RNAcentral holds the sequence, with entries from ENA. This is a predicted structure of a 74-nucleotide RNA (transfer RNA) from a Propionibacteriaceae bacterium. Its Rfam family is "tRNA". The family's RNA type in Rfam is transfer RNA. Rfam describes the family as follows. Transfer RNA (tRNA) molecules are approximately 80 nucleotides in length. Its mean pLDDT, the model's own confidence on a scale to 100, is 81. Lineage of the source: Bacteria > Actinomycetota > Actinomycetes > Propionibacteriales > Propionibacteriaceae.

RNA sequence: GGCCCCGUAGCUCAGUCGGAUAGAGCAUCAGACUUCUAAUCUGCCGGUCGAGAGUUCGAAUCUCUCCGGGGUCG
Numbered sequence: 001g002g003c004c005c006c007g008u009a010g011c012u013c014a015g016u017c018g019g020a021u022a023g024a025g026c027a028u029c030a031g032a033c034u035u036c037u038a039a040u041c042u043g044c045c046g047g048u049c050g051a052g053a054g055u056u057c058g059a060a061u062c063u064c065u066c067c068g069g070g071g072u073c074g
Stems, first nucleotide, its partner, number of pairs: 001073007010026004019057001029043004050066005
């Protein structure tokens, strides 16, 4: 350098043949329980979906360019 895959919440991921409030589990925080802690239960918070542009009535999803990671070939 060519080709392929991945990038969504603090972490692990789902959603990826476009359809309209962007989710789950864990973690953090608060409360309940407990003599205290752990465990358990309840609740809250948390992301303009790697960046920019385009197509569209509508984009996490399609197209292009770039950035980062991984694999493979030379």